This is a predicted structure of an 88-nucleotide RNA (Glycine riboswitch aptamer) from a Paracoccaceae bacterium. The prediction has a mean pLDDT of 81. The RNAcentral record of the sequence draws on Ribocentre. Taxonomically the source falls in Paracoccaceae (Bacteria, Pseudomonadati, Pseudomonadota, Alphaproteobacteria). Rfam family: Glycine riboswitch aptamer. Gene Ontology term of the family: glycine biosynthetic process.
[in-house]
RNA sequence: CCCAGCGUCGCGGGAGAACCGGCCCGCGCCGGUGCCGAAGGAGCAAUCGCCCCGAUAAACUCUCAGGCCCCAGGACCGCGACGUGGCA
Repeated sequence: CCCAGCGUCGCGGGAGAACCGGCCCGCGCCGGUGCCGAAGGAGCAAUCGCCCCGAUAAACUCUCAGGCCCCAGGACCGCGACGUGGCA
């Protein structure tokens, strides 16, 4: 120097899941029951350790939160920009 990786931003793609009743009939709100998992959150295996205990994973599990027309959000993937930038 180049580049992997990491972080931020922009663009594109991006799933799942309801009905009933009431209300001021509004793209809305409230209540009841049910449902979804891919924001976030929580839990655990193998393994490791200083081994009564602790560290530690997920797209698994739980659904606290969130969601169940659209919008918004959305893990993750791709491209680009900026910053950082290991080994050889």